[in-house]
RNA sequence: AGGGGCGUAGUUUAAUGGCAGAACAGAGGUCUCCAAAACCUCCAGUGUGGGUUCGAUUCCUACCGCCCCUG
Numbered sequence: 001a002g003g004g005g006c007g008u009a010g011u012u013u014a015a016u017g018g019c020a021g022a023a024c025a026g027a028g029g030u031c032u033c034c035a036a037a038a039c040c041u042c043c044a045g046u047g048u049g050g051g052u053u054c055g056a057u058u059c060c061u062a063c064c065g066c067c068c069c070u071g
Base pairs, nucleotide, nucleotide: 001070002069003068004067005066006065007064010024011023012022013021018054026042027041028040029039030038047063048062049061050060051059
C1' cells in the first nucleotide's frame, strides 16, 4: 500500500428494516442473630460523520480503532 473481518451497558452477548433484550458485574431492599444463598427493584448501551428509507443496531459510503491475510 492492497484485501477481508469485527465494533451494541463495566464485561459476555441477542435483536437480518418497525418499542434495543438477556446474563454476569455494580447499587438498594426483603429474608437471617450475623453472613452466604435465594427473591424483588434500580443503574447502564448501538464507534464517529454522511446517505437511502415513512422508519436504520440492521442497507450504502467515508473515517476511526482492533484483528487477520498478501506484498
This is a predicted structure of a 71-nucleotide RNA (transfer RNA) from Thermoactinomyces mirandus. It matches the Rfam family "tRNA". By type it is a transfer RNA. NCBI's taxonomy places the organism under Bacteria, Bacillati, Bacillota, Thermoactinomycetaceae, Thermoactinomyces.